[in-house]
Parts: sequence; C1' cells; structure tokens
RNA sequence: UGAGCCGGCCGGGUGGCCGCGGCACGACGGGCUUGCCCGGCGUGCUGAGGAAGGUCGGGGCUCCACAGGGCAGGGUGCUGGCUAGCGGCCAGUCGGGGCGACCCGCAGGAAAGUGCCACAGAAAGCAGACCGCCGAUGGCGACGGGCCGGGCAACCGGUGCGGCGCACAGGUAAGGGUGAAACGGUGCGGUAAGAGCGCACCAGCGCCCGGGGUGACCCGGGCGGCUCGGCAAACCCCACCCGGAGCAAGGCCAAGCGUGGGACGGCCGGCCCGGCCAAUGUCCCCAGGUAGGCCGCACAGAUGGAUGGCCACACAGGCGCUUCGGCGCUGGACAGAACCCCGCCUACAGGCCGGCUCACCGU
Repeated sequence: UGAGCCGGCCGGGUGGCCGCGGCACGACGGGCUUGCCCGGCGUGCUGAGGAAGGUCGGGGCUCCACAGGGCAGGGUGCUGGCUAGCGGCCAGUCGGGGCGACCCGCAGGAAAGUGCCACAGAAAGCAGACCGCCGAUGGCGACGGGCCGGGCAACCGGUGCGGCGCACAGGUAAGGGUGAAACGGUGCGGUAAGAGCGCACCAGCGCCCGGGGUGACCCGGGCGGCUCGGCAAACCCCACCCGGAGCAAGGCCAAGCGUGGGACGGCCGGCCCGGCCAAUGUCCCCAGGUAGGCCGCACAGAUGGAUGGCCACACAGGCGCUUCGGCGCUGGACAGAACCCCGCCUACAGGCCGGCUCACCGU
C1' cells in the first nucleotide's frame, strides 16, 4: 500500500416558527344533584427504537384447573459454567471450511429391534457377476509319439501320455463401467487367474493398560480378527423438561328500560310465625347483569391510536465543474411504542473507534 477477519458504538446536529398527545397550574364559559363534570384558551414541564418489528423461547402479573404416581402427547439433546428462566450467553471438545485472522454445525444412540436406500447399475445388506481376466480341475477338438488287440501289409479298433486350441461346466473380484454410497489403502509375495490368501507399513474398529483433563475428550503402548455401509429433520431407545388461557387477563363502581326477591292486600275468628289465595299496582327497599366510568398502567402512554411540518445555519454522503484553493446541485437508511421484563431472529443509507490476519515493498 492492497485484500480481508473480529468486537464495540453512533445512526442525523443547533436554533426559530407553526402544529399534535399527556400532566400540573391559572383565568373564562356552560351544566346540574353546589362541589364536581364538560369545553375551548394561556403558561410551564414532558413525549419512540436499536431494532419499538416478527410474536419464536422464557419469566413477572392475572384468572381457571390441580392429592400422589403412571400412560399418552409435545419439546430439548457434545461437555463445564452463568442465569429467575430459556431453544439464551460464556468458555471448551469433536467434525467441516479457509494459506490465515477466523467462520459454520437440529453435534445422544445404527454390534436393542423394525423400516427405508429414488435413478443408474450385474448387484444396495445375512450382496452380486455385465464387460473383462483365468480356465489349474473336469469337458470337447485336432496333432505327435507309446502300449495292447486284429491283419501278409497299407491300415483299423482300444487305452493312457505330452504339449496345443476352444471357452462348455466352472473359478475370480485385481481392472473397466453405474452410483451419494459397491464389504479398507499402498507395496511385495503368492496364484491358472485372483483375493487379507500371507507379510510389511498406514487408516479404521473393538478390548486391555499407562498418563493428562471436573468433563466432553486427548496423548502413548499392547493385543485381536483382518474390515464391520448410510439414514434416527423414519419409527424407536435413552436422559432431562413441560397444566391451560392471556391486559379484549382480571378487579371495583354502576344509569335507563327490563328481570328477580321483599314490604304494603285477603283467608286460617284478635296478635306473631308459618301456610294458602288473589292482583300485577307503588315518587318504597334490595340483588345480579348490561351501557358507561375507574383501576390494572409505568420518569412517553392512547383505546381508533400524539411524537409532525417549514425555514435558516453548519456536517457526513452522492453527482457535476475545477485554475485543486474551492464552487454549484442534491441529500441522511430500516422503521415506528400499546401490560412489563430478559433473550433470539429479521430489516438497516451512511459513519466512527479498537484489535488481528495475509500478500507485496522499504529499513
């Protein structure tokens, strides 16, 4: 100098004018049940975010349900710690990616059982044989020479041997080919050809031992059979956790009309209780519920939802011109509270600060 990685922060500023919501005070007007309500006005104070968003996880708060245990259902899933709690955070382990700083991971169990593995391919799970290789052994064929028998002989028949050919039985899984995946890799030996068939090294798995770590796990050594597929965001198994609904929760006050109950009527010969009957009346009393209001409710706070607009001045940023001094134009994202809090996720113009990595150059 260039290219990157990680963390933190800001996310428009100052002033004026106009406007909006809330609260307090003041004076004014109106209403009536006469000490409260309503209306506009004035003054003062105050009025969005890092995500207020998505409503995904957890909690507070409220109501309902609830003896205890189990089944079913749902969720979480490496380890340790933090937290009121979480599917959150921090640190680590393992796996993957990057030269690196660093990043990513729904990361328990597949030798408990069941199931699935599309297409392609011969074969996809107690595997299989398309091409290829071989064909030792058996088979077939011709050839060579040998023996036995027959014949005067040429020759004919039989038998076994030798090398050769075929690729029929069969062997093989090295090589080709298919696939996401084909039952370890390399080399030497071995073989008819081959193969962990044997050996050496390596990788992996299981068991044992030693060491380190709280732990996940890591390091080292020995032995073994030589090798064992993947999927649990398939059922399932294991461990842990989980009652439901939500501020339109819920609580208080409570009109008018209507509803229900009581008192007032008659009878049981007077009175009280009690019972029965009738009527559906009263400027009477009581009750629940509705409209409505208040609380819940906050150092913003409504219940149709305020937090905005204009101007001026500087400031980032962009574009154009430039005599490189500047000048002109433009212009500031995502988005907006609704019971509260802790997290996560998502959106975001532009800018600031700190730490680190790689490449090249200079000393």
Bacterial RNase P class A from an Actinomycetota bacterium, 363 nucleotides, folded computationally. It was read from a public genome assembly, where an Rfam model found it. Of the family's consensus pairs, 91% are formed in the model.